[in-house]
Annotation
A computed fold for a 71-nucleotide RNA from a Lachnospiraceae bacterium, annotated as transfer RNA. The coordinates come from a structure-prediction model, not an experiment, and the mean pLDDT is 81. The sequence is in RNAcentral, with records from ENA. The source organism's lineage runs through Bacteria, Bacillati, Bacillota, Lachnospirales and Lachnospiraceae. It matches the Rfam family "tRNA". By type it is a transfer RNA.
RNA sequence: GGCGACUUAGCCAAGUGGUAAGGCUCCGGUCUGCAACACCGUCAUCACCAGUUCAAAUCUGGUAGUCGCCU
Numbered sequence: 001g002g003c004g005a006c007u008u009a010g011c012c013a014a015g016u017g018g019u020a021a022g023g024c025u026c027c028g029g030u031c032u033g034c035a036a037c038a039c040c041g042u043c044a045u046c047a048c049c050a051g052u053u054c055a056a057a058u059c060u061g062g063u064a065g066u067c068g069c070c071u
Base pairs, nucleotide, nucleotide: 001070002069003068004067005066006065007064010024011023012022018054027041028040029039030038047063048062049061050060051059
């Protein structure tokens, strides 16, 4: 220099145009003499900027980051 893949909560992770699932952690509550366990509840501008569309995590373009291949 060329090509490709990936980016969704603090962590893991599903979701191929129609309300962003689930698990773990944190936090709050119930329980307990105090804790732990258990149970309940809470937490998403989907990397960023634009475009297409009635409607975008999803399609298109660009940017950034990470990883890989070729030279």